[in-house]
Context: one part of a larger RNA
RNA sequence: UGAACGCUGGCGGCAGGCCUAACACAUGCAAGUCGAACGGUAACAGAACUAGCUUGCUAGUUGCUGACGAGUGGCGGACGGGUGAGUAAUACUUAGGGAUCUGCCUCUGUGUGGGGGAUAACUAUUGGAAACGAUAGCUAAUACCGCAUAACGUCUACGGACCAAAGAGGGCUUCGGCUCUCGCGCAGAGAGGAACCUAAGCGAGAUUAGCUUGUUGGUGAGGUAAAGGCUCACCAAGGCGACGAUCUCUAGCUGUUCUGAGAGGAAGAUCAGCCACACUGGAACUGAGACACGGUCCAGACUCCUACGGGAGGCAGCAGUGGGGAAUAUUGCACAAUGGGGGAAACCCUGAUGCAGCCAUGCCGCGUGUGUGAAGAAGGCCUUCGGGUUGUAAAGCACUUUCAGUUGUGAGGAAAGGUUAGUAGUUAAUACCUGCUAGCUGUGACGUUAACAACAGAAGAAGCACCGGCUAACUCCGUGCCAGCAGCCGCGGUAAUACGGAGGGUGCGAGCGUUAAUC
Numbered sequence: 001u002g003a004a005c006g007c008u009g010g011c012g013g014c015a016g017g018c019c020u021a022a023c024a025c026a027u028g029c030a031a032g033u034c035g036a037a038c039g040g041u042a043a044c045a046g047a048a049c050u051a052g053c054u055u056g057c058u059a060g061u062u063g064c065u066g067a068c069g070a071g072u073g074g075c076g077g078a079c080g081g082g083u084g085a086g087u088a089a090u091a092c093u094u095a096g097g098g099a100u101c102u103g104c105c106u107c108u109g110u111g112u113g114g115g116g117g118a119u120a121a122c123u124a125u126u127g128g129a130a131a132c133g134a135u136a137g138c139u140a141a142u143a144c145c146g147c148a149u150a151a152c153g154u155c156u157a158c159g160g161a162c163c164a165a166a167g168a169g170g171g172c173u174u175c176g177g178c179u180c181u182c183g184c185g186c187a188g189a190g191a192g193g194a195a196c197c198u199a200a201g202c203g204a205g206a207u208u209a210g211c212u213u214g215u216u217g218g219u220g221a222g223g224u225a226a227a228g229g230c231u232c233a234c235c236a237a238g239g240c241g242a243c244g245a246u247c248u249c250u251a252g253c254u255g256u257u258c259u260g261a262g263a264g265g266a267a268g269a270u271c272a273g274c275c276a277c278a279c280u281g282g283a284a285c286u287g288a289g290a291c292a293c294g295g296u297c298c299a300g301a302c303u304c305c306u307a308c309g310g311g312a313g314g315c316a317g318c319a320g321u322g323g324g325g326a327a328u329a330u331u332g333c334a335c336a337a338u339g340g341g342g343g344a345a346a347c348c349c350u351g352a353u354g355c356a357g358c359c360a361u362g363c364c365g366c367g368u369g370u371g372u373g374a375a376g377a378a379g380g381c382c383u384u385c386g387g388g389u390u391g392u393a394a395a396g397c398a399c400u401u402u403c404a405g406u407u408g409u410g411a412g413g414a415a416a417g418g419u420u421a422g423u424a425g426u427u428a429a430u431a432c433c434u435g436c437u438a439g440c441u442g443u444g445a446c447g448u449u450a451a452c453a454a455c456a457g458a459a460g461a462a463g464c465a466c467c468g469g470c471u472a473a474c475u476c477c478g479u480g481c482c483a484g485c486a487g488c489c490g491c492g493g494u495a496a497u498a499c500g501g502a503g504g505g506u507g508c509g510a511g512c513g514u515u516a517a518u519c
Stems, first nucleotide, its partner, number of pairs: 001516001003515005010366006016359002018324001023322003027319003032075003037072002040068002044066003047062007082277003092201006100194003105190008113147001115145002122137006153162003167182006203249003210240003215237008252274004256267004279300005302313004330356001332355003338352001339350004369399004379390004403460001405455005413446001417441009463508005468489003474503005484491002
């Protein structure tokens, strides 16, 4: 150190967890939402009506209400999440530049008039095993298309020419309309975002020395949001290169991380920024934004279904499976918080995220008791047989109860939202709506939370490596160049402090050693 292996293993906090096959993937989930854009009503609930009766049930009808399957339409699926294959420069980092675009958001100005034709859904018929269609008829819109209006917009030969829109909901109404909120169109500015250009820096190899024809430049045109050989026609013959071009190999880059007194060296896991990729290769469509991980089309490999005619798929999202490997986790809970998408909102969605589970993988903290206790007990080991040592160690006595266990109490993470009242704005209005204030109410996955209190009892909790020198720590037995050890020097051939065991000791300690890698 993203480690692995061996032995061992009590608790907690905070982190981390496929470095190998960008190998193949069963299953579930990971992007939806809006009925306040629209026609509607498949399901559920309520209400009304009709029929039957067992008098509160059954059946039916009505979109009337709450809602809402499928469909049209809008916004979002370009974010978030993953991976590092490719890329030695269309990348990245730093510093600059001018020829650009920009949905939602903020500010400012102005407009929102009047028409039209369709088409899903639906109904009918029908093809197909399926995927999916075909024909006829009907219908709506914030879907689509003309007309009008037209500048501080666009184009301009400076005369002029051209370009838009859509409504929905609430309140009041004398039914004429008024008003509020949200939208829609055009234009200007901003913020944030995106695109482009320049310079410098950013690996190895000369056992790679020449490379280049849209190549280098010009004129004109096309194309783009935009400069530009970006593309094309013509013209010129240039451009790069020992300050290393071209070629080959390797590689995502950076902030940072590790190490070091520093200078440097090594690395680029987690976290953050940028880039690239999404089975492999290619292409465009839609759109403010993609040449689009869970969109489309074509080709290929692979897998699956098939009625053999034809179809379906893409975990480098989260879990999970097989495989590879020394090696890397749960097919968990919740949207309570933070953030994102949709919505006027309530709310819905969210494998982002918040949490939990597994693993001593790492760092940090705590514990495995404390005091007393010499008959220096027994046992073990050694012995010069006197004794020494294990050793205050144990037992015994007196205490304590962290952590774990049991029981109970119990914060904080919660602000929103709803409702009532007041007040201000708006308004014809005391409606509606919006802002503020106050009261009430109210939402927790984690969670048997943290923390605290009580209970019981030393009770449940120590190993690993080493002891010849380097290097802290020595004796006995066994073995006899055997068995074995070993990082280097080297030990072992009958008295081995070096092998194996034992006693003792030394070092670390929930770890300790070994291996690998780097400074």